[in-house]
Context: one part of a larger RNA
RNA sequence: GAAAAUGAGGUUCUGCCACAACGGCUUUUACUGACCCGUCUUGAAACACGGACCAAGGAGUCUAUCACAUAUGCGAGUUUGCGAGUGCAAAAACUCAUAGGCUUAAUGAAAGUAAGUAUAAGGUGCCAAGGGGGGAGGUACGCCUCUUUCCUGCAGCAUCGACCGACCAUGAUCUUCUGUGAAAGGUUCGAGUAAGAGCAUAUUUGGUAGGACCCGAAAGAUGGUGAACUAUGCUUGAGUAGGGUGAAGCCAGGGGAAACUCUGGUGGAGGCUCGUAGCGAUACUGACGUGCAAAUCGUUCGUCAAACUUGAGUAUAGGGGCGAAAGACUAAUCGAACCAUCUAGUAGCUGGUUCCCUCUGAAGUUUCUCUCAGGAUAGCUGGAACGUAUAAUGCAGUUUUAUUAGGUAAAGCGAAUGAUUAGAGGCCUCAGAGGUGAAACACCUUUGACCUAUUCUCAAACUUUAAAUUGGUAAGAACCUGCAGUUGCUUAAAUUAUGAACUGUGGGGCAGAAUGCAUCGUUCUAAGUGGGCCGUUUUUGGUAAGCAGAACUGGCGAUGAGGGAUGAACCUAACGUUGAGUUAAGGCGCCCAAAUGUACGCUCAUCAGAUACCAUAAAAGGUGUUGAUUCAUAAAGACAGCAGGACGGUGGCCAUGGAAGUCGGAACCCGCUAAGGAGUGUGUAACAACUCACCUGCCGAAUGAACUAGCCCUGAAAAUGGAUGGCGCUUAAGCGGAUCACUUAUACUCAACCAAUGUGACCAGUACGACGUCACAUUGAGUAGGGGGGCGUGGGGUUUGCGGUGCAUUCUGUGGCGUGAGCCGGGAUGAAGCAGACUCUAGUGCAGAUCUUGGU
Numbered sequence: 001g002a003a004a005a006u007g008a009g010g011u012u013c014u015g016c017c018a019c020a021a022c023g024g025c026u027u028u029u030a031c032u033g034a035c036c037c038g039u040c041u042u043g044a045a046a047c048a049c050g051g052a053c054c055a056a057g058g059a060g061u062c063u064a065u066c067a068c069a070u071a072u073g074c075g076a077g078u079u080u081g082c083g084a085g086u087g088c089a090a091a092a093a094c095u096c097a098u099a100g101g102c103u104u105a106a107u108g109a110a111a112g113u114a115a116g117u118a119u120a121a122g123g124u125g126c127c128a129a130g131g132g133g134g135g136a137g138g139u140a141c142g143c144c145u146c147u148u149u150c151c152u153g154c155a156g157c158a159u160c161g162a163c164c165g166a167c168c169a170u171g172a173u174c175u176u177c178u179g180u181g182a183a184a185g186g187u188u189c190g191a192g193u194a195a196g197a198g199c200a201u202a203u204u205u206g207g208u209a210g211g212a213c214c215c216g217a218a219a220g221a222u223g224g225u226g227a228a229c230u231a232u233g234c235u236u237g238a239g240u241a242g243g244g245u246g247a248a249g250c251c252a253g254g255g256g257a258a259a260c261u262c263u264g265g266u267g268g269a270g271g272c273u274c275g276u277a278g279c280g281a282u283a284c285u286g287a288c289g290u291g292c293a294a295a296u297c298g299u300u301c302g303u304c305a306a307a308c309u310u311g312a313g314u315a316u317a318g319g320g321g322c323g324a325a326a327g328a329c330u331a332a333u334c335g336a337a338c339c340a341u342c343u344a345g346u347a348g349c350u351g352g353u354u355c356c357c358u359c360u361g362a363a364g365u366u367u368c369u370c371u372c373a374g375g376a377u378a379g380c381u382g383g384a385a386c387g388u389a390u391a392a393u394g395c396a397g398u399u400u401u402a403u404u405a406g407g408u409a410a411a412g413c414g415a416a417u418g419a420u421u422a423g424a425g426g427c428c429u430c431a432g433a434g435g436u437g438a439a440a441c442a443c444c445u446u447u448g449a450c451c452u453a454u455u456c457u458c459a460a461a462c463u464u465u466a467a468a469u470u471g472g473u474a475a476g477a478a479c480c481u482g483c484a485g486u487u488g489c490u491u492a493a494a495u496u497a498u499g500a501a502c503u504g505u506g507g508g509g510c511a512g513a514a515u516g517c518a519u520c521g522u523u524c525u526a527a528g529u530g531g532g533c534c535g536u537u538u539u540u541g542g543u544a545a546g547c548a549g550a551a552c553u554g555g556c557g558a559u560g561a562g563g564g565a566u567g568a569a570c571c572u573a574a575c576g577u578u579g580a581g582u583u584a585a586g587g588c589g590c591c592c593a594a595a596u597g598u599a600c601g602c603u604c605a606u607c608a609g610a611u612a613c614c615a616u617a618a619a620a621g622g623u624g625u626u627g628a629u630u631c632a633u634a635a636a637g638a639c640a641g642c643a644g645g646a647c648g649g650u651g652g653c654c655a656u657g658g659a660a661g662u663c664g665g666a667a668c669c670c671g672c673u674a675a676g677g678a679g680u681g682u683g684u685a686a687c688a689a690c691u692c693a694c695c696u697g698c699c700g701a702a703u704g705a706a707c708u709a710g711c712c713c714u715g716a717a718a719a720u721g722g723a724u725g726g727c728g729c730u731u732a733a734g735c736g737g738a739u740c741a742c743u744u745a746u747a748c749u750c751a752a753c754c755a756a757u758g759u760g761a762c763c764a765g766u767a768c769g770a771c772g773u774c775a776c777a778u779u780g781a782g783u784a785g786g787g788g789g790g791c792g793u794g795g796g797g798u799u800u801g802c803g804g805u806g807c808a809u810u811c812u813g814u815g816g817c818g819u820g821a822g823c824c825g826g827g828a829u830g831a832a833g834c835a836g837a838c839u840c841u842a843g844u845g846c847a848g849a850u851c852u853u854g855g856u
Base pairs, nucleotide, nucleotide: 036051037050038049039048052856053855054854055853056852057851062210063209064208065207066206067205069203070202071201072200073199074198077102078101079100083096084095085094086093106113107112122160123159124158125157126156129152130151131150132149133148134147135146136145137144138143162193163192164190165189166188167186168185174179213352214351216349220342221341222340223339224338225337231316232315233314234313235312236311237310238309239308242274243273244272245270249266250265251264252263253262254261255260278303279302280301283299284298286297287296318334320330321329355790356789357788358787359786360785365378367376368375369374379529380528381526382525383524384523385522386521387520394517395516396515398514399513400475401474402473403472404471405470410465411463412462417459418458419457422454424452425451426450429449430448431447432446433445434444435443436442479508480507481506482505483504484503485502486501487500489499491497532556533555534554535553537551538550539549540548541547561572562571563570576753577752578751579750580749581748582747586743587742589727590726591725597739598738600736601735602734609729620714621713622712624711625710626709627708629706630705631704632703633702641698642697643696644695645694647671648670649669653665654664677692681690682689754780755779756778757777758776759775760774761773762772791845793842794841795840796839797838798837799836800835801834802833810828811827812826814825815824816823817822
């Protein structure tokens, strides 16, 4: 590496051997992974709601109408309204006819007017298909395929005209003076014409009206039934121990002139009192609280002759009654009773909504809304198509070149505007103060304003300047160029020229940046969505926030996998079913797959440390240790240690009760020295004494100070016991940088199979099958949602069958097929019906609805 040959692997079909296992099914144990479904939600394992279990029932239906699409029939038409006839009784079926609908003409508010023009359905551009000529290839010689050029050029799209109606404007002719309205017009309007395309039926999808996918209100209306409970009135009945207190009246005696009064009795009044029955119901907040009871029991308590208690009868009725008034009561119902009906009331709200596979696949944004729990509208998305479109004359979330737009970042303020610090210089001018003057806009001094040249610091609503990123356009044939003509436009200007546009006719000529492309363009139709959230970067409010609001982009939502111990969003990376290999992020002591690897440095913590997002620590310190820098001292002997000296003028001057180096103030010299301050501290009332600075001896090599950075330490206190994930780890299994193996994902590579999509070949000389066969390539995530293809159930029709030699049903550690919904065999049970294919039809599939009924 083109073909051939050979070999290997896979798949399919099949013969023989073989009846068992490394196969199938089931059960159990161990290990690893593994949180509970449904739902609303940005987000659910949730301390959010529904859900004990099983069976049966249980939710997008039907009618009318409209729109798009597809199919069929007829076609300038189409269409069984009713009806009539034929017909086998009634239907079905067949035949006839004319109404009605839609369409065949529009336009205008209307009166009304009304679509080429005479040889004719216009012109231009793109252009399918066809025809002629040339070329190439194949051939079964019939022809077929490809390519190039010329001609005719459908439908469609774009554009310029023509016609009809309306509107604006014009107005020849004729005329009863009011009309008629030829020719020629307009950057105006039309759901028009321009050799018709419609009508009917069926189906899917979607809209609307209907109970309208199912269940669910609080309400509203109409007509009735209730005062056996209870509220109140009236009528007529019934009932209410025993005590206490002691009003009026009366009697007797006394006092008094009298009015009257005092004392003792008698008497028996009262919405009086204690208290039984009765009626009620204060406290225990007792008992009970699946009760004795849908309001009871016990003790306690209120009242008890009256506004008392009570029977029967009667009256008042629902926006009504009745009410010693509590919105109480009106039959266990009352801030408007109960029953039936309107009524399957309505709900923008909650909950639920039933089989499989496959292809595609969102939005939480715009505008409007009595709009903010909802809709419409555009966007995002699916489906159906069409076209000249299938490798280039095309397209692009890319680059380059050219050109254009901008006023952000930065910069600037000895540039404008605004703010702002500091001195310096200063003639005039202005103001204040002072001095010399009688006075002066006379002079001098001074303070400010002001001026001049500088200086410091700034601006979202300042700017000369001015990026990066970004937006638009262009990078050719629809081009470049010559000539002639037309024009109501334009410029000159006075009839000829400029420009522009258009028309005609010549010439040139097609590589006119890069890169990529499983392409490009157009139409129709419809769902869901219209609560969003998070990360990097930019950014507004806020002290801040797991806070609120924006922009670009990427994610989660809708999404699994490997890693971050754990985890919606972080890192890696997106997924058909398997096998082999290789990696990513992350790791490699053990849990836990992989080096207790290698070579260095740092770190000891009586609170060590240990990996982004990330699950906190700061200012300030450290003579812990390790580096870096700078400046000093040092063999002319430093630093440290031990030892010696540390004097004199002088008790310096002032001040003071005192002050002699040392309470305080100013000053801080000289001498002798190796050196010794008018004194660094202790000390004294003041002295004294000691000590230091300073010098020297011994010693013999490094020493001191400041500052900086790593690790470590302090700073560092909280409520169940606790977390580098745990164990644990110290020349680490910690921290820092380096090196080289290894481990591991559904990622990548290879192979096989499945599916989808695309491309290509094959029409005949044929087993069938084009709804086919073969080959190659690419792809495979998915919520809401859309499309396609299937499985299953009840009933009807046509057809082919099964069944007492055993149908349906039911059971089954039983065999097989299909990705799956499911299907076909075997065995058992059972005893009479059942199935396949095609087709029509529907009360057609359950885990959920505090679902309904029954059972456990």

The part of an RNA shown here (large-subunit ribosomal RNA, domain II) has 856 nucleotides and comes from a bioreactor sludge metagenome. Its mean pLDDT, the model's own confidence on a scale to 100, is 80. It matches the Rfam family "Eukaryotic large subunit ribosomal RNA". Rfam links the family to the GO terms structural constituent of ribosome and ribosome.